[in-house]
A computed fold for an 86-nucleotide RNA from Colwellia ponticola, annotated as c-di-GMP-I riboswitch aptamer. It matches the Rfam family "c-di-GMP-I riboswitch aptamer". Gene Ontology term of the family: cyclic-di-GMP binding.
């Protein structure tokens, strides 16, 4: 440098939930909290999935369609990194 990590250690992330924020929402941020995680570090490039304000059907309500929202703790790629050397 690669590989490995159910060998031991040292650090390290934070799911449900709850309280605040921000947002139409999904969900984001903050702090408690700890289900898990060796990339649970970053990037929405691909596939999935979530929502549907604004847009479109529709006389109209209803429903339905749509991502220029979100999701890296759903799988692929990309890039990058910290302890050991059992």
């Nucleotide at each position: 440098a690669a590989a490995u990590g159910u060998a031991a250690a040292a650090g390290g992330c934070a799911a449900a939930c709850u309280a605040g924020u921000c947002g139409a929402a999904a969900g984001u941020c903050u702090a408690g909290g700890a289900c898990g995680c060796a990339a649970a570090g970053c990037u929405a490039c691909c596939g999935a999935u979530c929502u549907a304000a604004g847009g479109g059907u529709g006389u109209a309500a209803a429903a339905c369609c749509u991502a220029c929202g979100a999701c890296a703790g759903c799988g692929g790629a990309g890039c990058c990194a910290c302890c050991a050397u059992a």